[in-house]
Context: one part of a larger RNA
């Protein structure tokens, strides 16, 4: 000086990102126990009171139930019967300690908020969480040799299931609710119109050359029902395109300007855009940049917290929205207890480094 461990005057979180860590609590009987609530529950709220040993009631209350009687269906049976043997709670009275659940094992606790209903699940080795999963909800999808999955296949699983079945999305208890947009994308459904492959189909072209007509002749011209390449109209599904639907499909849900007899605001008006222009409800939010917004409350002080308010940079309704009792090794802020966590340090007791021998 480091690690573990124990003990501290006086204070009591001044310590710190945070009461981290370590103290407090803690058994048992009894008394008492709010708001809220989905009436279960919150509940061990929360907050008190006792507790050791002796004597007395009193060998009592109770508990167990033996012999002996009696009955007998003869039984390990059935009434009677109380004998030994266990033995209190309460209640009165004493007794010692500093203390008696005298060591040991053995919730501190209460309030206001987020967030997720809820037991659960998870990053084996830095995350246990508000992430997952969940019951519920909703939409599609599948008629059964199912959809859907593994497989070249056979086959198998889905199921020894049958639409109250099975698959896939998304949401995610419960309570109130879930608005407008179908123009884009996707899925559905429609087949009149365009528009389209391959196949069919061969006009027509372009070479060649049989044949024909010219040169002595190399070759030059005319050229076919013949071969070769090419190749327009025609026909030609699905799809696209088009025509409806559809948002708990993917997704989206507006600007300027003007108006009221203080002032400022704008119920009201005009305009321009769009598929429509954000309803409830929520709001400086796990979302607010400006921002420590401002107004209240809590502190002596409060960028954090709780309550409003609305100017939502950039909430908003199953990428759900608002709320919600209980639940959480969950975030956040407060308080009351109680500590060495600090004011400030000290001491002890095991270990380990260092030194000396």
């Nucleotide at each position: 000086a480091c690690c573990a461990u124990g003990c501290c005057a006086a204070g009591g979180a001044a310590c710190u990102c945070u009461g981290c860590a370590a103290u407090c609590u803690c058994a048992g009987u009894c008394c008492g126990u709010a708001a809220c609530u989905u009436c279960g529950g919150a509940a061990g709220a929360a907050g008190g009171a006792c507790u050791g040993c002796c004597c007395g009631u009193a060998g009592u209350a109770g508990g167990u139930g033996a012999a002996g009687c009696g009955c007998u269906u003869c039984g390990c049976g059935c009434g009677u019967g109380g004998a030994g043997c266990c033995c209190a709670g309460g209640c009165g009275g004493g007794c010692c300690g500093c203390a008696g659940u005298g060591a040991a094992a053995c919730g501190g606790c209460c309030c206001a908020a987020g967030c997720g209903a809820c037991u659960g699940u998870u990053u084996a080795g830095c995350a246990a969480a508000a992430a997952c999963a969940c019951a519920g909800c909703a939409c599609u999808c599948u008629g059964c040799g199912a959809a859907c999955g593994c497989g070249c296949a056979a086959g198998c699983g889905g199921a020894c299931g049958u639409a109250u079945a099975g698959g896939g999305u998304g949401u995610g208890a419960c309570g109130c609710c879930u608005g407008c947009c179908c123009g884009g994308u996707g899925c559905c459904g429609g087949a009149a119109g365009g528009u389209u492959a391959a196949c069919a189909g061969g006009a027509g072209a372009g070479g060649u050359u049989c044949g024909g007509g010219g040169g002595c002749a190399a070759c030059c011209c005319c050229a076919a029902c013949g071969c070769c390449u090419u190749g327009a109209a025609u026909c030609g599904a699905a799809g696209c395109c088009c025509c409806g639907g559809u948002a708990a499909a993917c997704g989206g849900c507006g600007g300027c300007c003007g108006u009221a007899a203080c002032u400022a605001u704008a119920a009201c008006g005009g305009u321009c855009c769009u598929a429509a222009g954000g309803u409830a409800g929520c709001g400086a939010a796990a979302u607010u940049c400006c921002u420590u917004g401002u107004c209240g409350g809590g502190u002596a002080a409060g960028u954090u917290c709780c309550g409003a308010c609305c100017u939502g940079c950039a909430c908003g309704a199953a990428u759900g929205g608002c709320g919600u009792a209980a639940c959480g090794a969950c975030u956040u802020g407060g308080g009351c207890g109680c500590u060495g966590u600090c004011u400030c340090g000290g001491c002890g007791u095991g270990g380990u480094g260092c030194u000396c021998a």

A computed fold for a 357-nucleotide part of an RNA from a Pseudomonadota bacterium, annotated as large-subunit ribosomal RNA, domain IV. The source organism's lineage runs through Bacteria, Pseudomonadati and Pseudomonadota. The RNAcentral record of the full RNA draws on ENA.